[in-house]
RNA sequence: CGGGCUAUGGCGCAGUCUGGUAGCGCGCACGUCUGGGGGACGUGAGGUCGCUGGUUCGAGUCCAGUUAGCCCGA
Numbered sequence: 001c002g003g004g005c006u007a008u009g010g011c012g013c014a015g016u017c018u019g020g021u022a023g024c025g026c027g028c029a030c031g032u033c034u035g036g037g038g039g040a041c042g043u044g045a046g047g048u049c050g051c052u053g054g055u056u057c058g059a060g061u062c063c064a065g066u067u068a069g070c071c072c073g074a
Stems, first nucleotide, its partner, number of pairs: 001073007010026004020057001028044006050066005
């Protein structure tokens, strides 16, 4: 210098192919059950998707640029 992959709540991930309400598990808060603990169940808070811009009625998803990590090549 060129190419590829990854980036989404505190943590681990799905959703991208095919644009249409941002979800799952763990964790956290509260409640119920239990004599208590543990455990089970229910409810809830928490992210506008690495960043910037573009396309579109509408972007996590498409396009361009860019940052970080990893891999390959030179």
Predicted 3D model of a 74-nucleotide RNA (transfer RNA) from a Pseudobdellovibrionaceae bacterium. The organism belongs to Pseudobdellovibrionaceae, within Bacteria. The coordinates come from a structure-prediction model, not an experiment, and the mean pLDDT is 81. Rfam family: tRNA. The family's RNA type in Rfam is transfer RNA.